Description
The RNA shown here (transfer RNA) has 72 nucleotides and comes from a Lachnospiraceae bacterium. The prediction has a mean pLDDT of 81. It was read from a public genome assembly. The organism belongs to Lachnospiraceae, within Bacteria. It matches the Rfam family "tRNA". By type it is a transfer RNA. Gene Ontology term of the family: triplet codon-amino acid adaptor activity.
[in-house]
RNA sequence: GCUGUUGUGGCUCAGUGGUAGAGCACUUCCUUGGUAAGGAAGAGGUCGGCGGUUCAAUCCCGCUCAACAGCU
Numbered sequence: 001g002c003u004g005u006u007g008u009g010g011c012u013c014a015g016u017g018g019u020a021g022a023g024c025a026c027u028u029c030c031u032u033g034g035u036a037a038g039g040a041a042g043a044g045g046u047c048g049g050c051g052g053u054u055c056a057a058u059c060c061c062g063c064u065c066a067a068c069a070g071c072u
Stems, first nucleotide, its partner, number of pairs: 001071007010024004018055001026042005048064005
C1' cells in the first nucleotide's frame, strides 16, 4: 500500500428494511437470624462517525475511524 472481518446497554452476544432484545452485572422490594441462592419490579443503548437510497435503515450503498486477520 491492497483486501477481508468485526463495531449494538457496564460486559458477552442476538436482531438481515417497519419506531432494539437476551444472559450476566446494576437499583428497589420480597424471602432469610445474616450471607448466598431464589422470586417480583425497574433503570440503562437515537446501533463507531458522516453522507446517500427508501414512505421507512441496526440491516442496503459510499466515505471515514478503531480493532483484528491475510497479501505485498